RNAcentral holds the sequence, with entries from Rfam.
SAM riboswitch aptamer (S box leader) from Desulfuromonas sp. AOP6, 125 nucleotides, folded computationally.
Model confidence (mean pLDDT): 78 of 100.
Of the family's consensus pairs, 97% are formed in the model.
The organism belongs to Desulfuromonas, within Bacteria.
Its Rfam family is "SAM riboswitch aptamer (S box leader)". About the family: The SAM riboswitch is found upstream of a number of genes which code for proteins involved in methionine or cysteine biosynthesis in Gram-positive bacteria.

C1' cells in the first nucleotide's frame, strides 16, 4: 500500500526557530499576526504493546474508576469540531387523495441506532 483487530464524549502545553496558514476530504463553523504549519527543547496526558516488580487467583491468568517503574509508539482548542449514506422516531411546511378524518409524497428541523471514511494502536501479507 493492502488486510485484521480493539478504541475514538475523558485526559494533557510552554519556551525557541518559523514566517501565512491550519482543523483528513466537501460543506459548514472555527483556531491563526495577541504569530498559523513544520522544526527543536523541556514538560504533561494515556495505558495499545512488550519488559521487570507489585498485588490477586491458582494452572500461568487477572489488576491503571484496585498498582508502581521505566521503556516502544501515540497525544496535548472545539465529541473524531459539526454534518456527509442509510434505517427508525417526532415537529414543521407544501402537496396529493373533491372537503374533512385517517392516508401518501417531498422538503427542512430535531433525536436514536447502524454504516462508510478518518485517527491511532497491535497483529498480518
Nucleotide at each position: 500500500u493492502c488486510u485484521u483487530u480493539a478504541u475514538c464524549a475523558c485526559g494533557a502545553g510552554u519556551g525557541g526557530u518559523g514566517g501565512a496558514g491550519g482543523g483528513a476530504c466537501a460543506g459548514g463553523c472555527c483556531c491563526g499576526a495577541c504569530g498559523a504549519a513544520g522544526c527543536c527543547a523541556c514538560a504533561g496526558c494515556a495505558a495499545c504493546c512488550g519488559g521487570u516488580c507489585c498485588g490477586c487467583a491458582g494452572g500461568u491468568g487477572c489488576g491503571g474508576a484496585u498498582g508502581a517503574c521505566a521503556g516502544g509508539u501515540g497525544c496535548u482548542a472545539a465529541a473524531u469540531c459539526c454534518u456527509g449514506c442509510c434505517u427508525g422516531c417526532c415537529g414543521u411546511a407544501u402537496u396529493c387523495c373533491a372537503c374533512a378524518c385517517a392516508g401518501g409524497a417531498u422538503g427542512c428541523g430535531g433525536c436514536c441506532g447502524g454504516a462508510a471514511a478518518g485517527a491511532u494502536g497491535a497483529g498480518g501479507a